[in-house]
Formats: sequence, C1' cells, structure tokens
RNA sequence: UUUUGUGAAAGGCAAACUUAUUGAAAAAUAAGGACGCAAAGUUACAGGUCUAAAGCAAAGAUGCUAAGAUGGCUGUGCUACCGCU
Repeated sequence: UUUUGUGAAAGGCAAACUUAUUGAAAAAUAAGGACGCAAAGUUACAGGUCUAAAGCAAAGAUGCUAAGAUGGCUGUGCUACCGCU
C1' cells in the first nucleotide's frame, strides 16, 4: 500500500430489563446490566419503520399528516483499531 474478518491478543461498543430525568408520544440521556456487534464509529442524503402534540377533516367516535424519532432496519458518503494476504 492492497485484500480481508477463520482463529488469537490489545482495546472498544452495549440489547432486553431496572431506576432517575426529559418528552404529547415514539423515543432520548445518565447509572446499573450484557443479548449481541469487525465498523453496534459517524452523516437523516434515498428508502423503510415507529409516534401523531400542533394542524386539517368530522356532530362525535375517529381519520389524515413530520416539522418528531430510529444508524442495534437497508443502501450511500466519510473515517478508524488489531490480525491475515
């Protein structure tokens, strides 16, 4: 430099659940906790999914809707540790 993730080592992340806080909710953050992860690092650009406060419609029940959320749903861009070739 390039290819690559079978095994080893160093190091890293942390699902469910519990507690606290925030939020209309989805969910997020912190602490505990480990199901897993070789990009489970990062960017909401494309698609998907979740929520529906405000708004609109309705006599009402309720329906529609993202400007909300999700990268641990997929693609894409950028970057990186260790080992192997």

The prediction has a mean pLDDT of 79. This is a predicted structure of an 85-nucleotide RNA (c-di-GMP-I riboswitch aptamer) from Paenibacillus sp. FJAT-29882. Lineage of the source: Bacteria > Bacillati > Bacillota > Bacilli > Paenibacillus. Of the family's consensus pairs, 95% are formed in the model. It was read from a public genome assembly, where an Rfam model found it. Its Rfam family is "c-di-GMP-I riboswitch aptamer". Rfam describes the family as follows. GEMM was predicted in a large-scale screen for bacterial structured RNA regulatory elements.